[in-house]
RNA sequence: AAGCGAUCCCCGGGGGACCGUCCACAGACGGUUGAGAGGCGGCUGAUGUGGCCGCGACCCGCUGAACCUGAUCCGGAUAAGACCGGCGUAGGGAGGGAAGGGCUUGUUCAG
Numbered sequence: 001a002a003g004c005g006a007u008c009c010c011c012g013g014g015g016g017a018c019c020g021u022c023c024a025c026a027g028a029c030g031g032u033u034g035a036g037a038g039g040c041g042g043c044u045g046a047u048g049u050g051g052c053c054g055c056g057a058c059c060c061g062c063u064g065a066a067c068c069u070g071a072u073c074c075g076g077a078u079a080a081g082a083c084c085g086g087c088g089u090a091g092g093g094a095g096g097g098a099a100g101g102g103c104u105u106g107u108u109c110a111g
Base pairs, nucleotide, nucleotide: 001105002104003103004102007098008097009096010095011061012060013059014058017032018031019030020029021028022027023050039055040054041053042052043051067092068091069090073086074085075084076083
């Protein structure tokens, strides 16, 4: 000096399932898996098609199995499931900046 880059900043992507008992409140409690399965606020609705929006938490951003599609898929286990495995070197999928604390390479100087 160059490259990589811990880290930081900003930006972006994503999911929220399954089961039981109860319950008119978009609710409560408990169980399973998980990083996360609803923590906060709001809207609309009404006797169960228990919805939607924003924020938060969590995960992920091309070195991309976060997540989506295939899929009302295949096998296994389970009380049950997008639970586990396969499919899967499949098809998609959201990035920019700063950067001596670190590493690598090169050059120069001194001994």

Overview: The prediction has a mean pLDDT of 79. Predicted 3D model of a 111-nucleotide RNA (TPP riboswitch aptamer (THI element)) from Sphingobium chungbukense. The sequence is in RNAcentral, with records from Ribocentre. Rfam family: TPP riboswitch aptamer (THI element). Rfam links the family to the GO term thiamine pyrophosphate binding.